[in-house]
Molecule: c-di-GMP-I riboswitch aptamer
RNA sequence: UAUGAAACAGGGCAAAAUCACUGAAAGGUGAUGACGCAAAGCCUUGGGUCUAACGUUUUAAGCUAAUGUUUUAAAACUAUGAUUGCCAGGCUGCCAUU
Numbered sequence: 001u002a003u004g005a006a007a008c009a010g011g012g013c014a015a016a017a018u019c020a021c022u023g024a025a026a027g028g029u030g031a032u033g034a035c036g037c038a039a040a041g042c043c044u045u046g047g048g049u050c051u052a053a054c055g056u057u058u059u060a061a062g063c064u065a066a067u068g069u070u071u072u073a074a075a076a077c078u079a080u081g082a083u084u085g086c087c088a089g090g091c092u093g094c095c096a097u098u
Stems, first nucleotide, its partner, number of pairs: 005098002012037002017032006035085001041091003045088003048083003053080001055077008063068001
């Protein structure tokens, strides 16, 4: 200097679950809690995945004399929403014995 298989030191983070708050939902935040993690630190660029409020379309029904840029319900599609502890990418970083 490189590597990161096993080990050491001081530490760090915190899955599921429960409770509270929050959000249309997915999810998020806090507390308790530890399954795990050497980047489970930071960015959130690409792909994946989750959700579908708004919007669009269709169908059915209502209202109306009728038109209807109207009302209700259902279904489909859609990210401007999430997830980085799903995978890549970028930046930084603890130990250093064998």